RNAcentral holds the sequence, with entries from ENA. A computed fold for a 266-nucleotide RNA from an Armatimonadota bacterium, annotated as Bacterial large signal recognition particle RNA. Taxonomically the source falls in Armatimonadota (Bacteria, Bacillati). Its Rfam family is "Bacterial large signal recognition particle RNA". On this family, see Regalia et al., Nucleic Acids Res 2002: "Prediction of signal recognition particle RNA genes". It is recorded under the gene name ffs.
RNA sequence: UCGUGCUAGACGGGGGACUAGCGGUACCCUGUAACCCGCAAUCCGCUAUAGCGGGGUGGAAGUCCCAGUCCGAGGACGGGCGUUGUGGAGUCUGGACGAUGUAAGGGAUGUUGAGAGUUGGGUCCGGCGCAACGGGAGCCAGCGAACCCCGUCAGGUCGGGAACGAAGCAGCGGUAAGGUGUUCCUUCCGUGUGCCGCCGACCGCCCGGCUGGAGUUACCUGCAUCGAUACCGUCUGGAACGUUUCGUUCGAGGGCGGGUGCACGA
Numbered sequence: 001u002c003g004u005g006c007u008a009g010a011c012g013g014g015g016g017a018c019u020a021g022c023g024g025u026a027c028c029c030u031g032u033a034a035c036c037c038g039c040a041a042u043c044c045g046c047u048a049u050a051g052c053g054g055g056g057u058g059g060a061a062g063u064c065c066c067a068g069u070c071c072g073a074g075g076a077c078g079g080g081c082g083u084u085g086u087g088g089a090g091u092c093u094g095g096a097c098g099a100u101g102u103a104a105g106g107g108a109u110g111u112u113g114a115g116a117g118u119u120g121g122g123u124c125c126g127g128c129g130c131a132a133c134g135g136g137a138g139c140c141a142g143c144g145a146a147c148c149c150c151g152u153c154a155g156g157u158c159g160g161g162a163a164c165g166a167a168g169c170a171g172c173g174g175u176a177a178g179g180u181g182u183u184c185c186u187u188c189c190g191u192g193u194g195c196c197g198c199c200g201a202c203c204g205c206c207c208g209g210c211u212g213g214a215g216u217u218a219c220c221u222g223c224a225u226c227g228a229u230a231c232c233g234u235c236u237g238g239a240a241c242g243u244u245u246c247g248u249u250c251g252a253g254g255g256c257g258g259g260u261g262c263a264c265g266a
Stems, first nucleotide, its partner, number of pairs: 001266006010057002012030004020047005035055005064259003068256004074250006080243005086237004092233001094232002097227006104221003107217003116211008125200005130194002132191007140181002143178001149174004157166003
C1' cells in the first nucleotide's frame, strides 16, 4: 500500500418553550445518502456518561471526531426607530379659543367736514315743591235716642192747711254715637299721573349750532402681550404590533484546516 473480517462512533442537527437540570414527543428553522417498531403535554424517559426498551443498516472516512478558522438560514434577549391604542403633564413664539393693545394690508366712514374742543336741547336716576287724580279726617248741611241724653214740660202724679215745691210721660225744641249728603275750604296719605318749577346726581348716549381742517374706526388679515383649555401637535409613563437599524447570545448548514482504530492474509 492492497484485500478480508470486526470494533468505537454514525444512521440528522439546532432554536424557543417546558424543566431544578438534561433529552424526547408537539411547534419553528435548517438539512439529507439521513433506518424501523413501542412510549409521551393534567406529559414520557432520565440524572452530569442525563431519552429508555427492542430490532436493523452501514462502518475507520464523501459518511466518525474537533474548546481551530471563515461564511452563515433561523431563533432568543436588550437598545434604537416606526405605527396604533391608552394614562398623565402644561415645558412650547405651536394649531384651534378668549381678552387687551397696535394700525402694516383689506373694508367701512370722512372736505356734502373726521376726531377733538365749545355750546344748546333731549334722554336716565333721586329729593323737594306745585298741579292732577284717588282715599281718609276736619269743616259745612240735613237726619238722628219709647225709657236708661239735655231743655221746656199740657194733662196727670207726689209732698204741703195754703203759698208753693218736687219728680216727670206724651208733645215741642236740641244734641251724642252713628250714618247720609256736599267737594267750596283746611289737613293727612297715596300714585303705571304731569309739554310744570327748583336742587342734586349722571358727564354716558342721541340731535343741532359754532371753532377748526384730516383723519376716524377696529369688522377681516397681520403683529405684540396676557390668559384659558387639553381637541390636535409637543413632552412624558406604560402596552401591543412592526422593524431592510445596532448590540449580546444560541446556532442548522457550508468552505478551509486538523484528528481517529483492531485482527488476519498478500